[in-house]
RNA sequence: GGGCCUGUGGCCUAGUCUGGAUAGGGCACCUGCCUGCGGAGCAGGAGAUCUCGAGUUCAAAUCUCGACAGGCCCACCA
Numbered sequence: 001g002g003g004c005c006u007g008u009g010g011c012c013u014a015g016u017c018u019g020g021a022u023a024g025g026g027c028a029c030c031u032g033c034c035u036g037c038g039g040a041g042c043a044g045g046a047g048a049u050c051u052c053g054a055g056u057u058c059a060a061a062u063c064u065c066g067a068c069a070g071g072c073c074c075a076c077c078a
Base pairs, nucleotide, nucleotide: 001074002073003072004071005070006069007068010027011026012025013024020058029045030044031043032042033041051067052066053065054064055063
C1' cells in the first nucleotide's frame, strides 16, 4: 500500500442479507416484598438516538460514501 471481517446500555448478545416506526434478551446494578441476616425467589425501575460524519428515502442499527478503532490475510522494504 491492497483486500476482507467486526464496532448496539457497565459486560455479553439478537436484529443488518429482505429499511417500517416504543432498539429486544441475558448477566450485573437500584428499589420494594420475602428472610433472624445474606443468598435464592417474586414484583418494579434506571441505563444504548446502534463507533463518528455525510448522503439516499416518507422512514436508516439496517442501504451508499468517507473517516476512526480492533482483528485477519496479501504485497512492499529490510
This is a predicted structure of a 78-nucleotide RNA (transfer RNA) from a Candidatus Helarchaeota archaeon. The sequence is in RNAcentral, with records from ENA. Rfam family: tRNA. It is annotated as a transfer RNA.